[in-house]
A computed fold for a 529-nucleotide part of an RNA from Gimesia maris, annotated as large-subunit ribosomal RNA, domain I.
The organism belongs to Gimesia, within Bacteria.
The prediction has a mean pLDDT of 83.
Context: one part of a larger RNA
RNA sequence: GGCGUAUGGGGGAUGUCUUGGCAUCAGAUGGCGAUGAAGGGCGUGGAAGACUGCGAUAAUCUUGGGGAAGUUGUCAAACGAGCGUUGAUCCCGAGGUUCCUGAAUUAUCAUAUACUGAAUACAUCUAGGUAUAUGAGGCACACGCGGUGAACUGAAACAUCUCAGUAACCGCAGGAAAGGAAAGCAACAGCGACUUCGUGAGUAGCGGCGAGCGAAAGCGAAUCUAGCCUAAACCGUCUUGCUUCGGCAUGGCGGGGUUGUGGGGCUUGUCAUUGUGGAGUUACAAAACUGUUUGCUAGAAGAAUUCGUUGGAAAGCGAAACCAUAGAGGGUGACAGUCCCGUAUUUGAAAGUGAAUAGACUUCCGACAGGUACCCGAGUAGGUCCGGCCACGUGGAAUCCGGACUGAAUCUGGGAGGUCCAUCUCCUAAGGCUAAGUAUUCUCUGAUGACCGAUAGUGAAAAGUAGGGUGACCGAAAGAUGAAAAGAACCCCUGUUAGGGGAGGGAAAGAACCUGAAACCAUACGCUU
Numbered sequence: 001g002g003c004g005u006a007u008g009g010g011g012g013a014u015g016u017c018u019u020g021g022c023a024u025c026a027g028a029u030g031g032c033g034a035u036g037a038a039g040g041g042c043g044u045g046g047a048a049g050a051c052u053g054c055g056a057u058a059a060u061c062u063u064g065g066g067g068a069a070g071u072u073g074u075c076a077a078a079c080g081a082g083c084g085u086u087g088a089u090c091c092c093g094a095g096g097u098u099c100c101u102g103a104a105u106u107a108u109c110a111u112a113u114a115c116u117g118a119a120u121a122c123a124u125c126u127a128g129g130u131a132u133a134u135g136a137g138g139c140a141c142a143c144g145c146g147g148u149g150a151a152c153u154g155a156a157a158c159a160u161c162u163c164a165g166u167a168a169c170c171g172c173a174g175g176a177a178a179g180g181a182a183a184g185c186a187a188c189a190g191c192g193a194c195u196u197c198g199u200g201a202g203u204a205g206c207g208g209c210g211a212g213c214g215a216a217a218g219c220g221a222a223u224c225u226a227g228c229c230u231a232a233a234c235c236g237u238c239u240u241g242c243u244u245c246g247g248c249a250u251g252g253c254g255g256g257g258u259u260g261u262g263g264g265g266c267u268u269g270u271c272a273u274u275g276u277g278g279a280g281u282u283a284c285a286a287a288a289c290u291g292u293u294u295g296c297u298a299g300a301a302g303a304a305u306u307c308g309u310u311g312g313a314a315a316g317c318g319a320a321a322c323c324a325u326a327g328a329g330g331g332u333g334a335c336a337g338u339c340c341c342g343u344a345u346u347u348g349a350a351a352g353u354g355a356a357u358a359g360a361c362u363u364c365c366g367a368c369a370g371g372u373a374c375c376c377g378a379g380u381a382g383g384u385c386c387g388g389c390c391a392c393g394u395g396g397a398a399u400c401c402g403g404a405c406u407g408a409a410u411c412u413g414g415g416a417g418g419u420c421c422a423u424c425u426c427c428u429a430a431g432g433c434u435a436a437g438u439a440u441u442c443u444c445u446g447a448u449g450a451c452c453g454a455u456a457g458u459g460a461a462a463a464g465u466a467g468g469g470u471g472a473c474c475g476a477a478a479g480a481u482g483a484a485a486a487g488a489a490c491c492c493c494u495g496u497u498a499g500g501g502g503a504g505g506g507a508a509a510g511a512a513c514c515u516g517a518a519a520c521c522a523u524a525c526g527c528u529u
Stems, first nucleotide, its partner, number of pairs: 001528009015514001016480002020452002022449007030440001031139002039101003042055003046079001049075003061095006070083003108136009143174001144172005154161001158208001184191002195222005205213002227433003230377001234255005240249003260411001262376003265372007275365001277364004289359009299347003305320005321338002323327001329341003382406007392418001413428005467474002487513001490502004
């Protein structure tokens, strides 16, 4: 020096655990804000710092309930000074206070009314300006509708194409949004608003017919006793303008009227009418109220076990009992139905708030037959050129939407049925509203897991902290003494706040604290060169 064994050091793997995460389901909720939000800053305690709470009335004030013997939040013990059965602390409802900021506003914008007033003569609201009133503005997880709109990528390169109308940005809204009561679909048979799901179907099709893209009808379900209102014709009334004084025209209001077996108006005739009537706050008109029932926002009651034994400790083991509409779960010195909290099951609201229902209230109530040819949504439908969207890339390309130029008809009308034409069939555009079924979850409640268990699971079991960056932004590590601090009085050594040895406590564990692997280091012994 090497190898081996043993004992230690070192290190923090492994095992066990869980305060924290992840995911799913069900229900609720879906907003807050100029009455100043979300988010910040600074304060606020007997007490220095941090968290939480609160706001100069500052870990709170008042009040109505609940509740019960302790209590002055946490890290974080002690002290001080207090409060409390004349009911504190604590929990729930309502109210008060709520510094400086921040949309942050003595402003800006919109609308209405009144006044003023240029260019330019007038100007009733000319533009602009002034005053008053009302409203808006900002924030927020996803879901929704609309506007603008990529590229990487794929095509084994790449340009049409794809990724994709995706990401991103912008606007706007609601608890949902959007859509919606056929100018629809279909096919000689028929259906009957919309939405969503399953199927149809990876079909029919589209496609450098490449890569790829990709329907619809129909059928089965969810929902559902969901459908309605206007414009016009006609009548009445009011205002304004024109007038040949006969009226005409615009506009407002009221009645009327709303459809495809076409409907309505006007006119003639015939018959009828209101009652145990229909409907209603969600569209179809609209507001407030009362009662009852039932939820939510605090709670309350809640069964039943002892002995022996091992052990530091019994809930273990042995024996004998009991409860159960409760043997879910958690805790307690090891594994507890009967020790504690709970659980099953019953039960509870002064105040606030949701729903259902009844009352009251509000509102509505004609049909047939004949005639007439008055109305039935216009710069619209359609056309040409150019684009877009439709599963459909210009194609034979319909349907739908837009730009430019054109440009009809009023029921003997008009549109559609995938160029176009005919026959036939279906529907009635150019105005509007509409619950449910559907999507989502910042947040609240409950439940669950062949989800993780500290290099995992959120980035985060201490945190968007420490730290880095001028900034936008980037962004960690770090859990476990013990049943209980019983956290080691006292003594000794010493280079004296360190460390060590006794003692004491403890089952063990000594705070660099559960277990304590490997690398690496040291010591002792053995073998060997």